[in-house]
Predicted 3D model of a 1415-nucleotide RNA (small-subunit ribosomal RNA) from an uncultured prokaryote. Its mean pLDDT, the model's own confidence on a scale to 100, is 82. The sequence is in RNAcentral, with records from ENA.

RNA sequence: UCCGGCUCAGGACGAACGCUGGCGGCAGGCCUAACACAUGCAAGUCGAACGCACCUUCGGGAGACUGGCGCACGGGUGAGUAACGCGUGGGUAUCUACCUUGGGGUGGGGAAUAACCGCUGGAAACGGCGGCUAAUACCGCAUACGCCUUUAGAGGGAAAGCUCCGGCGCCCUAAGAGGAGCCCGCGUUGGAUUAGCUAGUUGGUGAGGUAACGGCUCACCAAGGCGACGAUCUGUAGCUGGUCUGAGAGGAUGACCAGCCACACUGGGACUGAGACACGGCCCAGACUCCUACGGGAGGCAGCAGUGGGGAAUAUUGCACAAUGGGCGCAAGCCUGAUGCAGCCAUGCCGCGUGAGUGAUGAAGGCCUUAGGGUUGUAAAGCUCUUUCACCGGUGAAGAUGAUGACGGUAGCGGAGAAGAAGCCCCGGCUAACUUCGUGCCAGCAGCCGCUUAAUACGAAGGGGGCUAGCGUUGUUCGGAAUUACUGGGCGUAAAGCGCGCGUAGGCGGACUUUUAAGUCAGGGGUGAAAUCCCGGGGCUCAACCCCGGAACUGCCUUUGAUACUGAAAGUCUCGAGUCCGGGAGAGGUGAGUGGAACUCCUAGUGUAGAGGUGAAAUUCGUAGAUAUUAGGAAGAACACCAGUGGCGAAGGCGGCUCACUGGCCCGGUACUGACGCUGAGGCGCGAAAGCGUGGGGAGCAAACAGGAUUAGAUACCCUGGUAGUCCACGCCGUAAAUGAUGGAUGCUAGCUGUCGGGCAGUAUACUGUUCGGUGGCGCAGUUAACGCAUUAAGCAUCCCGCCUGGGGAGUACGGUCGCAAGAUUAAAACUCAAAGGAAUUGACGGGGGCCCGCACAAGCGGUGGAGCAUGUGGUUUAAUUCGACGCAACGCGCAGAACCUUACCAGCCCUUGACAUCCCGAUCGCGGUUACCAGAGAUGGUUUCCUUCAGUUAGGCUGGAUCGGUGACAGGUGCUGCAUGGCUGUCGUCAGCUCGUGUCGUGAGAUGUUGGGUUAAGUCCCGCAACGAGCGCAACCCUCGCCCUUAGUUGCCAGCAUUAAGUUGGGCACUCUAGGGGGACUGCCGGUGAUAAGCCGGAGGAAGGUGGGGAUGACGUCAAGUCCUCAUGGCCCUUAUGGGCUGGGCUACACACGUGCUACAAUGGCGGUGACAGUGGGCAGCUACUUCGCAAGAAGAUGCUAAUCCCAAAAAGCCGUCUCAGUUCGGAUUGUACUCUGCAACUCGAGUGCAUGAAGUUGGAAUCGCUAGUAAUCGUAGAUCAGCAUGCUACGGUGAAUACGUUCCCGGGCCUUGUACACACCGCCCGUCAUACCAUGGGAGUUGGCUUUACCCGAAGGUGGUGCGCUAACCGUAAGGAGGCAGCUCAACCACAUUUUAUCACGGUGGGGAAGUU
Repeated sequence: UCCGGCUCAGGACGAACGCUGGCGGCAGGCCUAACACAUGCAAGUCGAACGCACCUUCGGGAGACUGGCGCACGGGUGAGUAACGCGUGGGUAUCUACCUUGGGGUGGGGAAUAACCGCUGGAAACGGCGGCUAAUACCGCAUACGCCUUUAGAGGGAAAGCUCCGGCGCCCUAAGAGGAGCCCGCGUUGGAUUAGCUAGUUGGUGAGGUAACGGCUCACCAAGGCGACGAUCUGUAGCUGGUCUGAGAGGAUGACCAGCCACACUGGGACUGAGACACGGCCCAGACUCCUACGGGAGGCAGCAGUGGGGAAUAUUGCACAAUGGGCGCAAGCCUGAUGCAGCCAUGCCGCGUGAGUGAUGAAGGCCUUAGGGUUGUAAAGCUCUUUCACCGGUGAAGAUGAUGACGGUAGCGGAGAAGAAGCCCCGGCUAACUUCGUGCCAGCAGCCGCUUAAUACGAAGGGGGCUAGCGUUGUUCGGAAUUACUGGGCGUAAAGCGCGCGUAGGCGGACUUUUAAGUCAGGGGUGAAAUCCCGGGGCUCAACCCCGGAACUGCCUUUGAUACUGAAAGUCUCGAGUCCGGGAGAGGUGAGUGGAACUCCUAGUGUAGAGGUGAAAUUCGUAGAUAUUAGGAAGAACACCAGUGGCGAAGGCGGCUCACUGGCCCGGUACUGACGCUGAGGCGCGAAAGCGUGGGGAGCAAACAGGAUUAGAUACCCUGGUAGUCCACGCCGUAAAUGAUGGAUGCUAGCUGUCGGGCAGUAUACUGUUCGGUGGCGCAGUUAACGCAUUAAGCAUCCCGCCUGGGGAGUACGGUCGCAAGAUUAAAACUCAAAGGAAUUGACGGGGGCCCGCACAAGCGGUGGAGCAUGUGGUUUAAUUCGACGCAACGCGCAGAACCUUACCAGCCCUUGACAUCCCGAUCGCGGUUACCAGAGAUGGUUUCCUUCAGUUAGGCUGGAUCGGUGACAGGUGCUGCAUGGCUGUCGUCAGCUCGUGUCGUGAGAUGUUGGGUUAAGUCCCGCAACGAGCGCAACCCUCGCCCUUAGUUGCCAGCAUUAAGUUGGGCACUCUAGGGGGACUGCCGGUGAUAAGCCGGAGGAAGGUGGGGAUGACGUCAAGUCCUCAUGGCCCUUAUGGGCUGGGCUACACACGUGCUACAAUGGCGGUGACAGUGGGCAGCUACUUCGCAAGAAGAUGCUAAUCCCAAAAAGCCGUCUCAGUUCGGAUUGUACUCUGCAACUCGAGUGCAUGAAGUUGGAAUCGCUAGUAAUCGUAGAUCAGCAUGCUACGGUGAAUACGUUCCCGGGCCUUGUACACACCGCCCGUCAUACCAUGGGAGUUGGCUUUACCCGAAGGUGGUGCGCUAACCGUAAGGAGGCAGCUCAACCACAUUUUAUCACGGUGGGGAAGUU
């Protein structure tokens, strides 16, 4: 930078929860248990239909029954329903009470029955029998314009009265309006891990049935019907207008309001009726509840209130029919939990208020502070005003056309007074707003990232930001998310091209003409309910809200027209595609045959001791003759050279040669067909290796296995063997990094160059040009996140198919299909993480590469590691052994020097404003020095002698100073944090690097410059170059040493002249030296080389030559390197102690281990002797000459020197002599003893001296260190610290080497390049097993419940059919009787409930993901 997910900021809500709460208007209020319901109410009305009966003021009124109308509306709920249920648009085989309109009629009869009365059953509910009675109740007859049926002749069918005399009714019929039924097109949610479903099923004929069409039902006939455009099965769900969101397209949703549907405890059924299969009707079954006298009965709030329950959660058992509407009635009126209102709830939307103006001493208080101040903040107080809301009490509407007001004494009007009225969340980034304190991976926060020892992230406070009667949180949904992409995404490497082909359905399809008008476009008509949204008006003071009008409702139907394009129909064409003819190349395929080389084996010969194998070996073979070699034979497998980013094939793949059969391709011709094409879901076929089955074959090779090695181990790599397998035939499997990680087809879009197969032209072996087809490299435009691709596209387009949607879980589980198996294919979820991933960049790293450097190796010299001792550290010990430093880069380090002190540690004894600083108060004028004594370990305390008696002055203890005492602020802390810091230091490294400005390149991180070719010690310099310049580093400038000149000569020097014991003195300053100033070296000169460069090599001259030697000087940075105990310092901690003083002890301990040193082990040496020769330095509380004493350390005297003057001071290695290889004349530890010095004091615990003692040690294992020239090695000297104490450290000089071929290797470093999954950067990252705790899930014996299917049994109520011997008023009949009806019975089919059987959900255990331990 890209892909990709996660998350947030916005809106909304029937919400809930937390904190808070003044008012009003308008809305809304069980989303869960279609769970169960106490109580009240929610549907009645009509006396102008009728009889009865009661009251009466005689006007009338209440009551039950018969009768009429209504109860099918209104109201509730969303269980069911994936359906003609809903939406939209059509259709008609239909019905329709009340209402409207038109036409016609309303005649004459009859028989009952409830109420009522009597008797009677029952607990009740409710009945039974007998008797009386009316009607607008019931039944015939008559009549029939129009009505119905019809065989067209005919047949059939009505009515009801009441009256106040105005009318109100009734019947038939035709139409209307409104309502209802039925049918059809289209639309309407997931799942294919549901692919086949269906028997009244699909159609026909006939019949029945219905208001009506219809398998709606039945009989018969036919065998159909539906389905990949998703039937069937299954999950979920009332649908719509709309609502929320969104730029839109969409997505989500279906509370309130409105339309439709469905339901009314669960299931079934019909009756009545215009309408129901009926929420407040009936019957049956079931569950539940209630009453009961146990015989039997009653009930259905998903109406309004209300109760219980469930739940995070949702209101009053209110008022009124005043308004609107409904039912009945002629009407008055009655009824109306519809409705109108009120109550509760910040649940939402809208509006208003909690005051306004002025007011600086910038009050007090709070908070912060750098202690100055800042902030809260005009905020408050104070002064001057106002009264909206609330409050108060007077007045008081509209809503009401004549009456009637629940709301309601409501809205509005009036009065007093700043009065009664502010909270919530947030302040690390996203995201507006910062500080202090507390806490300290605790407590906690968190939307994501994440925060937690100086927390702007937790808690509190101050301050600030946001919103405001609310504010936050939680939940859901849309947006952001172009994150499912129609608008609008992708698939080389990020997730994603099926392994490849053939091909079905489907999708798409060349040129021309005509017709049509399905798609398409335009106009008209109908519809798209109202409400909502939008626009314009209007009404409540505004707004929310309401009213009116318009637009819109993107849709559907219909009609008229247009005809470019697509479709359909017809005709034609040849460029696409194919056929034909003539040529061509090829490891294309299958089968059969055949060849040589090699390996192995067998036989025979020659021949002898090894062979083989490896990094090195061994296992192995071989004297029973191997290996080697010669000849002959056998068998199997594979085909060297040719051979090539060559060829062929769709892919997998194909390689000796010959033959047979056979597929495809290319070129040329242009004769033929005439779009015949492309793609391709399902389907079918092919498909490496391994594997499986059966049968062969088996030389070599070789899983498994065995042995030998390697290794810590080595179930590996290496070696020796070796079985499946590899080979053949037949049959399976169906997968691979089956890759070009790139689906197929077609067209278009610069080139250059190689190669394979053809053709043409020129020229004629060659070659050149051109064209078609393949196969490579580079490259433009373009494209890509980049890398890259680029006529063989990953470019520009069209068509078709496949696939993707964060990582893990997982290509797994379950289910299905396939398979002999192995397994393949299809393919999830829970859970979990905030990432996983691609390409590129900068670093770092690599047991990657290239170039180069360094005492890095090598070549040398000397050490360490072994011994003794010194010293530091670890460990141990201790009251304490103070603390720090830990690879290089801690360990003779802080410590340039612990007996006390130091000292920080331990024990004990003391002090508490303190040993030290400032301020305040009081006292004293001092203070201080000094003598002595007592107690004590001392600190300290007590006494005491002597000296001294402050300064200024306004004369006041006023000021200053000092001391003592007191009080509190404070002092003090080597207490903690070096991971809060400053400063200083170490290290990489004196390595050559590290950067910047401008420009350029890149989407960007970044790159370029700084890389490249040379060169250098060097990013040093030169050349080149999209870079040009610059900075910090390098170098130089600085100091010192080496040469010369000059200036100056004392304390230095002495050539010449004097002089002396002596540069001692005179003299001199030439020389040495000292210390000031200059010169000198620059690759300057010559030759060679190199590129005519930089430079390198050699030479000359020169004291010095290529940086002359040494030093100082240390870039950007790294290591949270070291130091809070040098110092400074934030924060924390202690404050009669973690501060201060003192005595004593400790830091010096000692089974041990390590580092650094010293001394040695000896003859390059020891010892003895010896007047050889330095250079730094230091010195007054000092160095000390010299003399004396002592064996010596040293002591006692004494002199010089504040130093080129005097002293320390003797230099030592050297030279001469001796010792002669030994634990020694080496070595000196240890110990004894006697001393010396320093110091208040050498016991713990100093150094030195003399005498005596005489340990280990005979050159040091693995390993390891230093050094390249005046260096190593060796020798001594001085200094700091210091009373005393050095083998350490720092400095000084004397003597003075060896070696470097070279850069392969070890270590460190620099530059370029490469890989990377690392970035805390390889001491990185990271994989799996095991153990422990937690979470989710698959399988699973057994058990329980629910849905559904099939089969069988039982079969309530009901309707239909049958029967009907029982009963029977109207009609017929003179009568008998009949017609008709009813009860009952019954069987038949249908059928609810119920029963058995198959598949899913809960409990104990295996697999998967995530954090710490083991390996």